Predicted 3D model of a 94-nucleotide RNA (TPP riboswitch aptamer (THI element)) from SAR116 cluster bacterium AG-355-O21. Its mean pLDDT, the model's own confidence on a scale to 100, is 81. The source organism's lineage runs through Bacteria, Pseudomonadati, Pseudomonadota, Alphaproteobacteria and Puniceispirillales (SeqCode). It was read from a public genome assembly, where an Rfam model found it. Its Rfam family is "TPP riboswitch aptamer (THI element)". Rfam's curators write: Vitamin B(1) in its active form thiamin pyrophosphate (TPP) is an essential coenzyme that is synthesised by coupling of pyrimidine and thiazole moieties in bacteria. Of the family's consensus pairs, 100% are formed in the model.
[in-house]
RNA sequence: GGCGUGAUGCUGGGGCGCCCAUCUAGGGCUGAGAGCGCACCCAUCGGACCUGAUCCGGAUUAUGCCGGCGGAGGGAGUUAUCACGUCAUGCCAG
Numbered sequence: 001g002g003c004g005u006g007a008u009g010c011u012g013g014g015g016c017g018c019c020c021a022u023c024u025a026g027g028g029c030u031g032a033g034a035g036c037g038c039a040c041c042c043a044u045c046g047g048a049c050c051u052g053a054u055c056c057g058g059a060u061u062a063u064g065c066c067g068g069c070g071g072a073g074g075g076a077g078u079u080a081u082c083a084c085g086u087c088a089u090g091c092c093a094g
Stems, first nucleotide, its partner, number of pairs: 001087009010077001011043004016037001017029004021024001049074003055068004
């Protein structure tokens, strides 16, 4: 110095649905997140998220609830520091 892995920071990207009700922030469902949160998730080996999609099958009180579609199309850092590992090269000493 290159590469790999991990941690932390910075920067950037993203979603917020369904049922009931006393209709306002109360109960229930899924979820990391569903009161826009000093939260949560994701950043190219990208299933975070968007499109197709007012899609198809199944379940449900109901729903982007589950599966398919999906090896689909798009999608935000060839980021900084540190640690460990590894490879190469140079120098010094024996």